The RNA shown here (SAM riboswitch aptamer (S box leader)) has 101 nucleotides and comes from a marine eukaryotic metagenome. It matches the Rfam family "SAM riboswitch aptamer (S box leader)". Rfam's curators write: The SAM riboswitch is found upstream of a number of genes which code for proteins involved in methionine or cysteine biosynthesis in Gram-positive bacteria. Model confidence (mean pLDDT): 84 of 100.
RNA sequence: UCUUAUCCAGAGAGGUGGAGGGGUCGGCCCUGCGAAGCCUCGGCAACCGGUGCAGACGCGCAAGGUGCCAAUUCCGGCAGACGAUUGUCUGGGAGAUGAGA
Numbered sequence: 001u002c003u004u005a006u007c008c009a010g011a012g013a014g015g016u017g018g019a020g021g022g023g024u025c026g027g028c029c030c031u032g033c034g035a036a037g038c039c040u041c042g043g044c045a046a047c048c049g050g051u052g053c054a055g056a057c058g059c060g061c062a063a064g065g066u067g068c069c070a071a072u073u074c075c076g077g078c079a080g081a082c083g084a085u086u087g088u089c090u091g092g093g094a095g096a097u098g099a100g101a
Base pairs, nucleotide, nucleotide: 001101002100003099004098005097006096007095012041013040014039015038016037020030021029022028024077025076026075027074042069043068044067047065048064050061051060052059053058073094078091079090080089081088082087
């Protein structure tokens, strides 16, 4: 980089650190009652692998590989439908994660 699946559920404490963080832009939030990063421990989930049942789909388990643990992927950005006051819905784009190439 490409393909593909998922993204309205779920799950945080301590230490260190010292001003940023939520991808980008706009909005709106979080943050010295301590941001990011790093470490330890804990947890969630079930994509891959493992395993039990089933054996087509699938349903469990969770000690392995990832991932994740404020807010729907925080909301919107583009197009369409409806409503027309702010909006609602559907699709798309972008992004994130897994698996494969």